Model confidence (mean pLDDT): 80 of 100. Transfer RNA from Lautropia dentalis, 71 nucleotides, folded computationally.

[in-house]
RNA sequence: GAGAUGUAGCUCAGCUGGUUAGAGCGCACGACUCAUAAUCGUGAGGUCGGUGGUUCAAGUCCACCCUUCUC
Numbered sequence: 001g002a003g004a005u006g007u008a009g010c011u012c013a014g015c016u017g018g019u020u021a022g023a024g025c026g027c028a029c030g031a032c033u034c035a036u037a038a039u040c041g042u043g044a045g046g047u048c049g050g051u052g053g054u055u056c057a058a059g060u061c062c063a064c065c066c067u068u069c070u071c
Stems, first nucleotide, its partner, number of pairs: 001071004006066001009025004018056001027043005049065005
């Protein structure tokens, strides 16, 4: 210098900008059990890396900056 990447504690999805931001695992509580595990149910948990811009509307588009990876 070029390309890619960043969304929940972890791994990730999120299409062509639009209705509530989701899944699995993990965590808390409950059911079941003599008890534990497994299983089932419920719930909490997110300034979508940062700042600014475009738009009626941005996780999604644009600019700059930063993290990590590849060449």

The same sequence occurs in records of 2 taxa. RNAcentral holds the sequence, with entries from MGnify. It matches the Rfam family "tRNA". Rfam classes the family as a transfer RNA. About the family: Transfer RNA (tRNA) molecules are approximately 80 nucleotides in length.